[in-house]
Molecule: small-subunit ribosomal RNA
Organism: Chitinophaga jiangningensis
RNA sequence: CAUGCAAGUCGAGGGGCAGCGCAGGUAGCAAUACCGGGCGGCGACCGGCAAACGGGUGCGGAACACGUACGCAACCUUCCUUCAAGCGGGGAAUAGCCCAGAGAAAUUUGGAUUAAUACCCCAUAAUACUAUUGAGAGGCAUCUUUUGGUAGUUAAAGAUUUAUCACUUGAAGAUGGGCGUGCGUCUGAUUAGGUAGUUGGUGAGGUAACGGCUCACCAAGCCGACGAUCAGUAACUGGCGUGAGAGCGCGACCAGUCACACGGGCACUGAGACACGGGCCCGACUCCUACGGGAGGCAGCAGUAAGGAAUAUUGGUCAAUGGACGCAAGUCUGAACCAGCCAUGCCGCGUGGAGGAUGAAGGCCCUCUGGGUUGUAAACUUCUUUUAUCUGGGACGAAACACUUCUUUUCUAAGGAGCUUGACGGUACCAGAGGAAUAAGCACCGGCUAACUCCGUGCCAGCAGCCGCGGUAAUACGGAGGGUGCAAGCGUUAUCCGGAUUCACUGGGUUUAAAGGGUGCGUAGGCGGACUUGUAAGUCCGUGGUGAAAUCUCCAGGCUUAACCUGGAAACUGCCAUGGAUACUAUGAGUCUUGAAUGUUGUGGAGGUUAGCGGAAUAGUUCAUGUAGCGGUGAAAUGCAUAGAUAUGACCUAGAACACCAAUUGCGAAGGCAGCUGGCUACACAACGAUUGACGCUGAGGCACGAAAGCGUGGGGAUCAAACAGGAUUAGAUACCCUGGUAGUCCACGCCCUAAACGAUGAUUACUCGACAUUUGCGAUAUACAGUAAGUGUCUGAGCGAAAGCAUUAAGUAAUCCACCUGGGAAGUACGACCGCAAGGUUGAAACUCAAAGGAAUUGACGGGGGUCCGCACAAGCGGUGGAGCAUGUGGUUUAAUUCGAUGAUACGCGAGGAACCUUACCUGGGCUAGAAUGCAGAUUGACCGUGGGUGAAAGCUCAUUUUGUAGCAAUACACAGUCUGUAAGGUGCUGCAUGGCUGUCGUCAGCUCGUGCCGUGAGGUGUUGGGUUAAGUCCCGCAACGAGCGCAACCCCUAUCACUAGUUGCCAGCACUUCGGGUGGGAACUCUAGUGAAACUGCCGUCGUAAGACGCGAGGAAGGAGGGGAUGAUGUCAAGUCAUCAUGGCCUUUAUGCCCAGGGCUACACACGUGCUACAAUGGUAGAGACAAAGGGCUGCUACUUGGUAACAAGCUGCUAAUCUCAAAAACUCUAUCUCAGUUCGGAUUGAGGUCUGCAACUCGACCUCAUGAAGCUGGAAUCGCUAGUAAUCGUAUAUCAGCAAUGAUACGGUGAAUACGUUCCCGGACCUUGUACACACCGCCCGUCAAGCCAUGAAAGCCGGGGGGACCUGAAGUCGGUAACCGCAAGGAGCCGCCUAG
Repeated sequence: CAUGCAAGUCGAGGGGCAGCGCAGGUAGCAAUACCGGGCGGCGACCGGCAAACGGGUGCGGAACACGUACGCAACCUUCCUUCAAGCGGGGAAUAGCCCAGAGAAAUUUGGAUUAAUACCCCAUAAUACUAUUGAGAGGCAUCUUUUGGUAGUUAAAGAUUUAUCACUUGAAGAUGGGCGUGCGUCUGAUUAGGUAGUUGGUGAGGUAACGGCUCACCAAGCCGACGAUCAGUAACUGGCGUGAGAGCGCGACCAGUCACACGGGCACUGAGACACGGGCCCGACUCCUACGGGAGGCAGCAGUAAGGAAUAUUGGUCAAUGGACGCAAGUCUGAACCAGCCAUGCCGCGUGGAGGAUGAAGGCCCUCUGGGUUGUAAACUUCUUUUAUCUGGGACGAAACACUUCUUUUCUAAGGAGCUUGACGGUACCAGAGGAAUAAGCACCGGCUAACUCCGUGCCAGCAGCCGCGGUAAUACGGAGGGUGCAAGCGUUAUCCGGAUUCACUGGGUUUAAAGGGUGCGUAGGCGGACUUGUAAGUCCGUGGUGAAAUCUCCAGGCUUAACCUGGAAACUGCCAUGGAUACUAUGAGUCUUGAAUGUUGUGGAGGUUAGCGGAAUAGUUCAUGUAGCGGUGAAAUGCAUAGAUAUGACCUAGAACACCAAUUGCGAAGGCAGCUGGCUACACAACGAUUGACGCUGAGGCACGAAAGCGUGGGGAUCAAACAGGAUUAGAUACCCUGGUAGUCCACGCCCUAAACGAUGAUUACUCGACAUUUGCGAUAUACAGUAAGUGUCUGAGCGAAAGCAUUAAGUAAUCCACCUGGGAAGUACGACCGCAAGGUUGAAACUCAAAGGAAUUGACGGGGGUCCGCACAAGCGGUGGAGCAUGUGGUUUAAUUCGAUGAUACGCGAGGAACCUUACCUGGGCUAGAAUGCAGAUUGACCGUGGGUGAAAGCUCAUUUUGUAGCAAUACACAGUCUGUAAGGUGCUGCAUGGCUGUCGUCAGCUCGUGCCGUGAGGUGUUGGGUUAAGUCCCGCAACGAGCGCAACCCCUAUCACUAGUUGCCAGCACUUCGGGUGGGAACUCUAGUGAAACUGCCGUCGUAAGACGCGAGGAAGGAGGGGAUGAUGUCAAGUCAUCAUGGCCUUUAUGCCCAGGGCUACACACGUGCUACAAUGGUAGAGACAAAGGGCUGCUACUUGGUAACAAGCUGCUAAUCUCAAAAACUCUAUCUCAGUUCGGAUUGAGGUCUGCAACUCGACCUCAUGAAGCUGGAAUCGCUAGUAAUCGUAUAUCAGCAAUGAUACGGUGAAUACGUUCCCGGACCUUGUACACACCGCCCGUCAAGCCAUGAAAGCCGGGGGGACCUGAAGUCGGUAACCGCAAGGAGCCGCCUAG
């Protein structure tokens, strides 16, 4: 807001008769037409009652609106009940109807006529009303009440069926209202003052009634920190949700009250309204219009539109309950009762029950010929039929009114019987029929939290309430299987309570986590010593009233049960009244001395304030002495100085501060206070116990004080010193350092008012173990000890505390009062207010943002922290690298491929101890597909091997030839081999961040742990720290620790000495032989070989030390303090390295990422780096001569010797399976000669030519030899590496791998053989103790500020628009009230006009 309905009724009040029906009449054959208040009834009209109820909504309102309890001696009440009295006359109008008119309409004008239960007049009349007056009683102030007298005023209506119903007046009741008061009732103080009819009085008006409700006059009051006023928000209550309760949140439905009805104002009528479906006016909006004017109000029931996340039918009936009217029948009733829609909520029921294991198939999972799970689940057998479907029956709710009749009754009335009335509804319910038939979803499964696996995905997609999950093995994402929970629902979202003792009344805190005011004085307030007594406000007990019903609880009953409904009880913890008790609190009175104060006598002190005085130092003026620097710093420079500085001396001037004493001291409320003396002044303490008699404590606001810096005015100005200037430092240096220097620092007066104003600890009182130190008193002869009082400190116990810690000076145990806190940031910021000259201070948020911020302690790690100690770590030395050429590895680049891995130390001559093919993993090309190898099963062949041919780059393909064994006569069987089929392949493909094993590194560093005990709430600690000592957590001592383990050391190997045993292939002292070679005999001594032993332990001496141990150019000894070397590597760290040694989970691949083959590549080359070799030369090169090792290797081998060749090497012959033979020559070295400082007789790269060897094969891509060629390089920048003794340096030798070799590498071996170490300040690394920490991925950490782009939140902006509130002024509708000469009316009165107020 379209439309419909939601308030009408009465003809028994009236005039009447538009419409409907009937009797009757006229016309007509009839249908029908016309007439017809005579009748049933009745539109509109007059009149009465109702419409103020019922129904809706929650705008406003913080208020006597609501709740509760009282009061009205200040009031009203239609209808209803009871009682009393009455109901007699008369009159004038007006609707309607009729006539005429205006207008589109709404509506309206005029005329004529008319009725009443409408209106008026007269009569009667009171216990009514008004005025006045007498007596009595009572109270609560005005007063109330009882009973009288006098005077005045005021009533009425009829209808009718004669039963009655209406009407008037009065009294009373009942009901419903009106008014007043106590108490209760949200937030904000960044709202502190508000108020002018305001507060009260007198008088008047007004109202049903009191009242500033209104007005005139008078007074100046009234409210407010116990929160006025203002602002915001909100209907209130019974109750509802939650909670153990106290509380907290809410006020749907139902019930009580209030307010509102388009926004605002106003009155009328009436018993009742300032009236949801009445009126008037203003405004907004919508509609109609003939443009002149009109109409309207769903926050009634339905419904529509819009808005929104979202909320229903334009249904039925008055059958019941209730209401209005009526005598009644009855009419009306979107109240109500029903039905419809919605799983919105609550409750109940079902979707089947029993049996059923080949534990089926299928799905899913796994350790996969099998097992587990879905799962008795299904199939199958049998049973039941709620529900659904169909058929049939079928309610309660209804008892009345009325009518008929009977009984009782004086009247009213009461009772009985009969009859009548059902929207819901053919609904509930009952019976029957057949058949498991008709009926299961949603969320979740990482923890909280019940429930787990697979696949997919790969920080993507996504999840997420919090923690968090996802980067290739996700119980966390998505799907599946399975499971769990709830179930016609389940989950999500929002909100409230709980958990939250996280605003703490019950029931918290404030040293360091948030939190004690900077300090005192003191107002209000709060709290307060002992005794006696009165009162009874708080308090306690009893009784009465009230606390509506519903709700909640208990009991009982009704729907099959329940939800739901009905009845009863209890409860409603509250308020009011009353009687009693008196311990405590309060209050009145009295008393006391212990709290407090006063007094007397002393003591103490850097307490305050003011005046005077003092010396040292500093700076300066003057003078003097004196000469070249002074000053300053890490080092310098700026600066000062020959115009005489610095330094030294003298006289003087100025300002500021007060050395020593001096202290863990003292005083003060705090801030703070320090030379000496005086004045003034405050305080504390002690002793005495004289005085007062609770005078006390705390303290919101308030007042005062309040370091430093700063501000104002005026002084003063020596020192020091923001700003500033200069010099340095530095990448820069608006700093640290230096030279200067102004405000200021000082004084007086006035402001400021803050500090880590700290004990990070408010004040007061009482109680509670001790020890020691110290200050000042007292008593005592006393500076001793002990006692006592007030302070100041340290340690410690109980107790407390999260711990650290506190601990009679509490952070312990209690009491009182004040202040303050409630996650971090934003922020002590913004706005407002107050204060200030300013600077700024006090008070003090929010938006937004984070999931933390924080405290105390623990273990580590770290520190340009500390202490102790070690290491070729530095230092002291020697030799290198970095420069050159080459070798080799890496990066990079290139490439078809340059396979892969290793990347600071801890990759880079590393895997690789040896890439021409092979290796080989890479590339190109050609081939194979159960495959190159092996096992098993089956089939087949009798071979395979070998030989030959074709094709081809080869692999391969293909052809031919040859061809078994054993047993048995044979068939055949077995063995072996080939081929085919099937089945197990294969992968140097990925992941070393899924792994095993192995390895590197810290580090051969001295550490890492455990058991029991003890300490701590705990993490953890102790042991393991401490004092010494050591190479060592090695040992000793001490100790709430006592022991033990892995590490250290030792045990093992090599080597240095000796002994014993043994004596060949090794040896040869003495003897013999000799070809002169240990060759031979012989020897067993020596060397040596290789087995067993010895030896070294700080054992001895001295010094030091408790001991452990250290020291000594000690002794002895082959060796001396671990003799030298090796093997040996704790717990752990680096997600260190390796999936390409091997093994292995997962993934990927299967005519290829597997396998075979040929060729190529791994050997590339502007460049960069690492590791090496050779050099640059004379300590050398070259030539010649000569000497001395060790340890290894050797039959597909090492090869003597001879010959050839310049040589690499070749040929021949020989020895050796090795202490026998051989590789094998050791080289540096020594001697002699030469070169003579040069790119050389140094250096050897590169290149040319010719060869040798290995090998299928030296082109890419081998080594070696000869001849020739003869590059760079003349000792290497910054930087950097190794080494402490048989070491560095230097010199050769051997071996593994290996056909050969790119080996200058690696691993071993011996020869020659140094220098230096003062020492631990520094660099690096490490160990222990301690300390700090905002680090724990552990300093390569953490973290602060600015910033591009983007995003979020919030501001500013020329202006423009809107909302709310207040004030002033102008105008002022309707309306009430008041006034009023002209007009109307006989009059009463009215119209009109004027005035006050007021919405707008």